[in-house]
RNA sequence: AUCGGCAGCGGCUAGGGUUCCGGCUUCCAUUGUUUCGGUAGGCAUCUGUUUCGGUUGCCACCGUUUCGCUGGAAGUGCUGGUCCGAGAGCCGCAACCCGGUCGGUGAACAGCGGCCGGGUACACGGCGGGACAAAAGCCCGGGAGAC
Repeated sequence: AUCGGCAGCGGCUAGGGUUCCGGCUUCCAUUGUUUCGGUAGGCAUCUGUUUCGGUUGCCACCGUUUCGCUGGAAGUGCUGGUCCGAGAGCCGCAACCCGGUCGGUGAACAGCGGCCGGGUACACGGCGGGACAAAAGCCCGGGAGAC
């Protein structure tokens, strides 16, 4: 000076959005409930009465209104579950390096294998682009650049 390894895998976190679930808002349908009004219906009641009729209450039906159940649609990232997720975050495993020890040998060295101990440093960083529903500290990328 050059080449290669360290920089592989898994679990998680910071972070990220919104497919799915959940939450919230609005709307629609259904159904229950509540308010008010109406009706040529039914029942009861009171009243005038020859009959017809009239009053009031309840029920039924129609409209309106309050609050809910269930189902659906749209919007909202929203404490959450699902989901994505770090080279420069955490943990673990693998791998590699060094030392010791044991095996093997008649006895040893090297190599190989088992076990034990130690080590694997440093790490500023865009713009832009890409994927999935979407975004990101994801990927391009320990890239460009800077030191």
Guanidine-I riboswitch aptamer from an uncultured Alphaproteobacteria bacterium, 147 nucleotides, folded computationally. The prediction has a mean pLDDT of 79. Of the family's consensus pairs, 100% are formed in the model. Rfam family: Guanidine-I riboswitch aptamer. About the family: This family represents a conserved RNA structure found upstream of the ykkC and yxkD genes in Bacillus subtilis and related genes in other bacteria.